A computed fold for a 72-nucleotide RNA from a Candidatus Nanoarchaeia archaeon, annotated as transfer RNA. The sequence is in RNAcentral, with records from ENA and MGnify. Rfam family: tRNA. It is annotated as a transfer RNA. Model confidence (mean pLDDT): 84 of 100.
RNA sequence: GCCUCGGUAGCUCAGCGGUAGAGCGUCGGUUUUGUAAACCGAAGGUCGGGGGUUCAAAUCCCUCCCGAGGCU
Numbered sequence: 001g002c003c004u005c006g007g008u009a010g011c012u013c014a015g016c017g018g019u020a021g022a023g024c025g026u027c028g029g030u031u032u033u034g035u036a037a038a039c040c041g042a043a044g045g046u047c048g049g050g051g052g053u054u055c056a057a058a059u060c061c062c063u064c065c066c067g068a069g070g071c072u
Stems, first nucleotide, its partner, number of pairs: 001071007010024004018055001026042005048064005
């Protein structure tokens, strides 16, 4: 330098045009003499940055940044 994959909640990841979710974690509640476990509920997101296409973009296109792997 070129190619491929990835960047989404605190962490691990889903979601592949139609107003973003799960598990774990955190907080509150129920239960217990108390803790844990279990159950119920809640909070938490500029979807890496910018631009474009579209009625509508996390999703499609361009460019840049970051990470992993490969080729020379």